[in-house]
RNA sequence: GCGCCGAUAGUCCAGCCUGGUAAGACUCCUGUCUGCCACACAGGUGACCUGGGUUCAAAUCCCGGUCGGCGCA
Numbered sequence: 001g002c003g004c005c006g007a008u009a010g011u012c013c014a015g016c017c018u019g020g021u022a023a024g025a026c027u028c029c030u031g032u033c034u035g036c037c038a039c040a041c042a043g044g045u046g047a048c049c050u051g052g053g054u055u056c057a058a059a060u061c062c063c064g065g066u067c068g069g070c071g072c073a
Base pairs, nucleotide, nucleotide: 001072002071003070004069005068006067007066010026011025012024020056028044029043030042031041032040049065050064051063052062053061
């Protein structure tokens, strides 16, 4: 330099192909329970790497960029 893959909550991960309210687990907060804590149960907060484009509508499609991984040279 070229090609391919990836980036979603504090952590892990689904959803992307086939555009339409972003799911789950752990963590955290509150409550119930308990003499207290833990466990268990119920509820709650919190996320689409970045800049553009297409579209009524973009995490999803298209182009550029950044970062990471793999391969080739």
Transfer RNA from a Candidatus Heimdallarchaeota archaeon, 73 nucleotides, folded computationally.
It matches the Rfam family "tRNA". Rfam classes the family as a transfer RNA.
The sequence is in RNAcentral, with records from ENA and MGnify.
The coordinates come from a structure-prediction model, not an experiment, and the mean pLDDT is 84.
Taxonomically the source falls in Candidatus Heimdallarchaeota (Archaea, Promethearchaeati).